The RNA shown here (Glycine riboswitch aptamer) has 90 nucleotides and comes from a Rhodobacterales bacterium. Rfam family: Glycine riboswitch aptamer. Rfam links the family to the GO term glycine biosynthetic process.
[in-house]
RNA sequence: ACGACCCCUGCGGGAGAGUCCGGCCAUCGCGCCGGCGCCGAAGGAGCAACCGCCCCGGAAACUCUCAGGCCACGGGACCGUAGGGUAAUG
Numbered sequence: 001a002c003g004a005c006c007c008c009u010g011c012g013g014g015a016g017a018g019u020c021c022g023g024c025c026a027u028c029g030c031g032c033c034g035g036c037g038c039c040g041a042a043g044g045a046g047c048a049a050c051c052g053c054c055c056c057g058g059a060a061a062c063u064c065u066c067a068g069g070c071c072a073c074g075g076g077a078c079c080g081u082a083g084g085g086u087a088a089u090g
Base pairs, nucleotide, nucleotide: 006085007084008083009082010081011080012079013078018036020035021034022033023032024031025029037070038069039068043066044064045063046062050058051057
């Protein structure tokens, strides 16, 4: 000096499913409580191809729906981009 992978931050993109029913109120609020239906892309759990392979281990956008969510806003896995950090290694 370069630097994969990984992490953080800014910007852009980013799906699905209820404007359902009943009740409550000095407060009438997209409020609170209860019920029914539904979604899969925060997080979590499970199976497995596969990697590795004695074991241990890693592992999906599949499965579950605990949590979360079901007009919009917000949130949002993930993708792109810019900057920064760390760093195998050369």
Its mean pLDDT, the model's own confidence on a scale to 100, is 76. NCBI's taxonomy places the organism under Bacteria, Pseudomonadati, Pseudomonadota, Alphaproteobacteria, Rhodobacterales.